[in-house]
Context: one part of a larger RNA
């Protein structure tokens, strides 16, 4: 000097930031991931049409009917959910951080090129029927769609096999090129938008190394997939990643091994540096998602709001069986010295899907609370000696302090009320009109959209009015008397003070300091 801070006393306002460090304990409630009908069969809810039957007020109401139209509930089907947000249990490791490498490798969406889109089939899901069961849910039969699913045509620069020259490469290796077998498409159309197959590129990851990374030796030895070869599997992809077999190898005192404590890192606080401490917000990375296991699916998880196993807990059952996962956002309860509203909006900025329109977003923005920290204002300015009055002091007809403080006089209105005016943050996207290349793109007017919000911010009225505490005064320290008390009762950071005149307890009156704070405890340099 610093803090995510807690406690005491106290408290006007605003701007910024921060807000469960303790139980990765349990957790009612809501909410947090969907969109796409321009992929599909379709019609469960609204809304129109349109027919039909009833009433009947003679054009209105009711009922049924047609998926005919917006548009849509559940369902098939794409595409996202692997991102975005939370915690730091784990972890001393290529985890992190730096510097590299892959002749050992993926990359959905997006960009560039080139080539392409032909033709044919069985399913199934909802829908209908019938059952089972308290639910959750499951079952059997009938029927049906595709941009779901097979199968045939076309292809070679893509895979698989092979002699392998020229070339250049550290080196395993790479190499034009020829001959073999196998592999694609999906539609709507008026248009916009789309599918397949290769190449390159973007952007994200895999993976290996060299360096670096905390205590203990009151841990000295440690190790069979353990070190390496050969083959095989497996992975995108290298490898004891597994696995047969074959050698015996492989790490340590330059600290194997074993204990312990920990996420790392930009950074933060301290310090003149060196150098000590941390790692909260904000970013990057890692690992977790009631605990441990497993792998589906998928460009991409071994997957927080997905599966299935086992185990703990809690519910719900008709006892047979079933649901569940807040270390998302708010909220509860419990621990705790100690930490916030079960808020508003998708206007902006970002994300998912969509041709859009929109829709969804507890991501964000934003407001509520807390003096929790920073900073910034202001509780008045000026005059005013009869140096007033009380208060405390004292050497006491009197001085001396409080103190220009007050009283009074004269301004001001910062903020505080109250009335009034009021943004920006918005321009895209889309409607229109125009224009330029020429038929989907650009550019230019116009129009549309604001949670925060009647907010910020202006302007009037108004009246000194609506606003000062806190801690210290023996010395380290800035700042002194007076009563009480009488080793009590208390103070205390350290020295130390109190046993009858205590600047050290307690009070008072005065003085320092700092101020919307002020002390005190805790930690750190």
């Nucleotide at each position: 000097g610093a803090u995510g801070a807690a406690c005491g006393c106290u408290a006007g306002c605003g701007g910024c930031a921060g807000g469960c460090c303790u139980a990765a304990c349990a957790c009612a409630u809501g909410c947090a991931a969907g969109u796409c009908g321009a992929g599909g069969g379709g019609u469960a809810a609204c809304a129109g049409a349109a027919a039909a039957a009833a009433g009947c007020u003679u054009g209105c109401u009711u009922u049924u009917u047609u998926g005919c139209u917006g548009a849509c509930g559940a369902c098939c089907g794409g595409c996202g959910c692997a991102c975005g947000g939370g915690u730091g249990c784990g972890u001393a490791a290529c985890g992190c951080g730096u510097a590299u490498g892959c002749a050992a490798c993926c990359u959905a969406c997006c960009c560039u090129g080139u080539a392409c889109u032909g033709g044919g089939g069985a399913a199934u899901a909802g829908c209908c029927c019938g059952g089972a069961g308290a639910a959750a849910u499951c079952c059997g039969g009938a029927u049906u769609a595709a941009u779901g699913c097979c199968c045939c045509a076309u292809a070679g620069u893509a895979u698989u096999u092979a002699a392998g020259a020229a070339u250049g490469g550290c080196a395993u290796g790479a190499g034009a090129g020829g001959a073999u077998a196998a592999u694609u498409a999906a539609a709507g159309a008026u248009u916009a938008c789309g599918g397949u197959a290769c190449a390159g590129g973007a952007u994200g990851g895999g993976c290996a190394u060299g360096c670096g990374u905390c205590c203990u030796a009151u841990u000295a030895g440690c190790u069979a997939g353990a070190u390496g070869g050969u083959a095989a599997g497996g992975u995108a992809a290298c490898g004891g990643c597994u696995u047969a077999c074959c050698a015996u190898g492989g790490c340590a005192a330059c600290g194997a091994u074993a204990g312990g404590u920990a996420g790392g890192g930009g950074g933060c606080c301290u310090g003149a540096g060196a150098g000590g401490g941390u790692g909260g917000u904000c970013c990057c990375c890692c690992a977790c998602a009631c605990u441990g296991g497993u792998a589906c699916u998928g460009a991409g998880a071994c997957a927080c709001g997905g599966a299935c196993c086992a185990g703990a807990c809690u519910c719900c059952u008709a006892c047979g069986g079933g649901a569940g996962g807040c270390a998302g956002c708010a909220g509860u309860g419990a621990g705790g010295a100690a930490u916030a509203u079960u808020g508003g909006u998708c206007a902006a900025u970002g994300g998912a899907c969509g041709c859009a329109a929109g829709u969804c977003u507890g991501a964000a923005c934003c407001a509520g609370c807390c003096a929790u920290g920073c900073c910034g204002c202001g509780u008045g300015c000026a005059g005013g000696a009869a140096g007033a009055a009380u208060g405390c002091c004292c050497u006491a007809u009197g001085g001396g302090u409080u103190g220009u403080a007050a009283a009074c006089u004269g301004c001001u209105u910062u903020u505080a009320u109250u009335u009034g005016g009021g943004a920006a943050u918005a321009a895209a996207c889309c409607c229109c009109c125009c224009g330029a290349c020429g038929u989907g793109u650009c550019g230019g007017g116009g129009g549309c959209u604001g949670a925060a919000g009647g907010u910020a911010c202006c302007a009037a009225a108004c009246g000194a009015a609506u606003a000062a505490g806190c801690a210290c005064c023996g010395g380290c320290u800035a700042a002194c008397u007076c009563c009480g008390u009488g080793c009590c009762a208390g103070c205390a950071g350290c020295c130390g003070c109190g046993g009858u005149a205590a600047u050290a307890c307690g009070g008072a009156g005065g003085g320092u300091g700092c101020a919307a704070g002020c002390g005190u405890u805790a930690u750190c340099c």
This is a predicted structure of a 525-nucleotide part of an RNA (small-subunit ribosomal RNA, 5' domain) from an uncultured prokaryote. It matches the Rfam family "Bacterial small subunit ribosomal RNA". Rfam links the family to the GO terms structural constituent of ribosome and ribosome.